RNA sequence: AUUAUAAAAGGGCUAACCCGUCGAAAGGCGGGGGCGCAAAGCCAACGGGCCUAAAGCGUGAAAGCCAGGUCGGCCGGGUUGCUGAA
Numbered sequence: 001a002u003u004a005u006a007a008a009a010g011g012g013c014u015a016a017c018c019c020g021u022c023g024a025a026a027g028g029c030g031g032g033g034g035c036g037c038a039a040a041g042c043c044a045a046c047g048g049g050c051c052u053a054a055a056g057c058g059u060g061a062a063a064g065c066c067a068g069g070u071c072g073g074c075c076g077g078g079u080u081g082c083u084g085a086a
Base pairs, nucleotide, nucleotide: 012037013036017032018031019030020029021028022027035073041079042078043077046076047075048074049071051069056065057064
């Protein structure tokens, strides 16, 4: 220097659920909480996929369709990065 797995130390993030708040919803944000995570950091204007369906289309009314909305803790990819044995 590379690899990224055994352990240790220091720290980091925070699922379900609850409260508040924003949103049409999915869901986001803040607080509590702690199932887990070595990228559970970032990119949704990198690809696929899940979710929602306000507006729009549709209809007598519905049903239904539809992402430009949403999820990075669904998968792959890109990018940055702490410790660090053999």

c-di-GMP-I riboswitch aptamer, 86 nucleotides, folded computationally. Its Rfam family is "c-di-GMP-I riboswitch aptamer". Gene Ontology term of the family: cyclic-di-GMP binding. From the family's description: GEMM was predicted in a large-scale screen for bacterial structured RNA regulatory elements.